A computed fold for an 89-nucleotide RNA from a rhizosphere metagenome, annotated as c-di-GMP-I riboswitch aptamer. The model forms 95% of the base pairs in the Rfam consensus. RNAcentral holds the sequence, with entries from MGnify.
[in-house]
């Protein structure tokens, strides 16, 4: 980064697996992508089966709600680090 040339990935959505969930993965299907190829550093952000502190509720069981720490994820969120095709301006 081209009205080029050879390929590439695959949004939502539908099935189908798995997980508690976000979410992955697989068929399908294109909404786009010059790194929408890889990692997961920095920031963002998302979910709670877990811990815990506070409030309410309650006959018992225990429910609900708000912050915190953990664990997980996304990276087609932006920045970043690394590899890559083609070779016009």
């Nucleotide at each position: 980064g081209a009205c080029a040339a050879a390929g590439g990935c695959a949004a939502a959505c539908c099935c189908g697996u798995c997980g508690a969930a976000a979410a992955a993965c697989g068929g399908g299907g294109a909404c786009g992508c010059a790194a929408a190829g890889c990692c997961g550093c920095g920031a963002g952000g998302c979910c709670u089966c877990g811990a815990u502190a506070c409030g309410c509720g309650c006959g018992a069981g225990u429910g609900c709600g708000u912050g915190u720490c953990a664990a997980g994820c996304c990276u087609g969120u932006c920045g970043g680090g690394c590899u890559a095709c083609c070779g016009a301006a």